About this RNA:
The RNA shown here (SAM riboswitch aptamer (S box leader)) has 105 nucleotides and comes from Pedobacter sp. Leaf176.

């Protein structure tokens, strides 16, 4: 870092160092941010991919290994569509990148 698979509108924050950015990237929009952003430590906590147990599935339950804790992955973009109607709104579906987990070259 490629492949492959399933998920992606649920869900869950404080503290202490830190000092101007941050919300993956690109381009818009919009948000968070000195009433302290990112990153780092503690500690909570949240979910059940993988683990464990209930002999097995379904399904309970625990929480050991990842992972997560503002907004849908913030939203749009490509593509098909539904309403509306005049330079421009409101929706759905898919798909495409991305994030996490398991596998595996």
């Nucleotide at each position: 870092c490629g492949c492959u698979u399933a998920u992606u509108a649920a869900g869950a924050a404080a503290g202490a160092c830190g000092g101007a950015g941050g919300g993956a990237u690109u381009a818009g929009a919009c948000c968070c941010a000195a009433c302290g952003a990112a990153g780092u430590c503690u500690u909570a906590g949240c979910a059940a991919c993988c683990u464990g147990u209930g002999a097995c599935c379904a399904c309970a339950c625990a929480a050991g290994g990842u992972g997560c804790u503002a907004a849908a992955u913030u939203c749009u973009a490509u593509u098909c569509u539904g309403c509306a109607a005049a330079u421009g709104g409101c929706g759905g579906g898919a798909a495409a990148a991305g994030a996490u987990a398991a596998g595996u070259u």